[in-house]
The part of an RNA shown here (small-subunit ribosomal RNA, central domain) has 346 nucleotides and comes from an uncultured prokaryote. The RNAcentral record of the full RNA draws on ENA. Its Rfam family is "Bacterial small subunit ribosomal RNA". Clan: SSU clan. Its family is annotated with ribosome and structural constituent of ribosome in the Gene Ontology.
Context: one part of a larger RNA
RNA sequence: CUGGGCGUAAAGCGCACGUAGGCGGCGUAUCAAGUUAGAGGUGAAAGCCCAGGGCUCAACCCUGGAAUUGCCUUUAAGACUGAUAUGCUUGAGUUCGGAAGAGGGUAGUGGAAUUCCCGGUGUAGCGGUGAAAUGCGUAGAUAUCGGGAGGAACACCAGUGGCGAAGGCGGCUACCUGGACGGUACCGACGCUAAGGAGCGAAAGCAUGGGGAGCAAACAGGAUUAGAUACCCUGGUAGUCCAUGCCGUAAACUGUGAACACUAGGUGUGGCGGUUGAUGUCUGCCGUACCGUAGCUAACGCGUUAAGUGUUCCGCCUGGGGAGUACGGCCGCAAGGCUAAAACUC
Numbered sequence: 001c002u003g004g005g006c007g008u009a010a011a012g013c014g015c016a017c018g019u020a021g022g023c024g025g026c027g028u029a030u031c032a033a034g035u036u037a038g039a040g041g042u043g044a045a046a047g048c049c050c051a052g053g054g055c056u057c058a059a060c061c062c063u064g065g066a067a068u069u070g071c072c073u074u075u076a077a078g079a080c081u082g083a084u085a086u087g088c089u090u091g092a093g094u095u096c097g098g099a100a101g102a103g104g105g106u107a108g109u110g111g112a113a114u115u116c117c118c119g120g121u122g123u124a125g126c127g128g129u130g131a132a133a134u135g136c137g138u139a140g141a142u143a144u145c146g147g148g149a150g151g152a153a154c155a156c157c158a159g160u161g162g163c164g165a166a167g168g169c170g171g172c173u174a175c176c177u178g179g180a181c182g183g184u185a186c187c188g189a190c191g192c193u194a195a196g197g198a199g200c201g202a203a204a205g206c207a208u209g210g211g212g213a214g215c216a217a218a219c220a221g222g223a224u225u226a227g228a229u230a231c232c233c234u235g236g237u238a239g240u241c242c243a244u245g246c247c248g249u250a251a252a253c254u255g256u257g258a259a260c261a262c263u264a265g266g267u268g269u270g271g272c273g274g275u276u277g278a279u280g281u282c283u284g285c286c287g288u289a290c291c292g293u294a295g296c297u298a299a300c301g302c303g304u305u306a307a308g309u310g311u312u313c314c315g316c317c318u319g320g321g322g323a324g325u326a327c328g329g330c331c332g333c334a335a336g337g338c339u340a341a342a343a344c345u346c
Base pairs, nucleotide, nucleotide: 003318004317005316006315007300008299012314014200015199017197021193022192023191025088026087027086028085029084030083031082033081034080035077036076037075038074039073040072041071042070049065050064051063052062053061054060091190093186094185096183098181103177104176105175106174107173108172109171110154115149116148117147118146119145120144121143125136126135162169163168205246206245207244208243209242210241214240215239219235220234221233222232257313258312259311260310261309262308265291266290267289268288269287270286271285272284273283274282295302296301319346320345321344328339329338330337331336
């Protein structure tokens, strides 16, 4: 490079936005760049190939042909791609209205529970385990009642329920704000994808300043054990929480990139519409989950939410180990991240 692939065998970037590029709906007219056909020029010779010939044959040599799949000029065609002009409404978008939702941000607020403090009652145990011990307790604990402080998380509702691009989002109230859905009108291809780029991105970790109830790496002690740097127990510091700034990784998983079109159905569930006097039935759309037809698959399984049938664009793979490592570069305060080999070996 070509080919074949990417749910589980190697392989979908964690996610969206978007630049270049690639690709692009339905008509009409013109042009003729791509495209197709004809003609002309050129495509050195030698070589290769074909036909003949010369050295006694062959190698070798000679003559002729073919080929040189290309490029240029010119004439023509006008379907398709392209360009220009002019239209269209189904793709995309805008407006209005409806209504669902843990979508995001800020501020406020509520109750239960744990812990601690103060006071009352009360007395010898409590706690913990497989059993214990460390630990707490006559300086009055545990239990119970009243009061107070503080931090974090929101039982029931709660649901293969909802929302969000992903990460993720759950008490209540207010304000600010994003998106999806349904219908009318408008606009008129304004679209899809996306190398670079820039943004978001769980947990842990880092920096500065707060905060610190519970939990709890490290650490200490008690057990267990042959040992026990563990599992169990008693404690306990970072951290977990808040603000601001970094980090940029995860089994970031549907292990399944995005968009569009087409290809049996059935059942449950969330939201919206049509029909009906109304409910139901029926019916349409958007989402979510299960079963399943055709088809696909090595099988498992997937199956209108495809892993089916096609198109466009991007990313990625190419035997195992060495290794997601070394070196270099870029990024980072650091931890480290991104990019990414080879020798050697099987």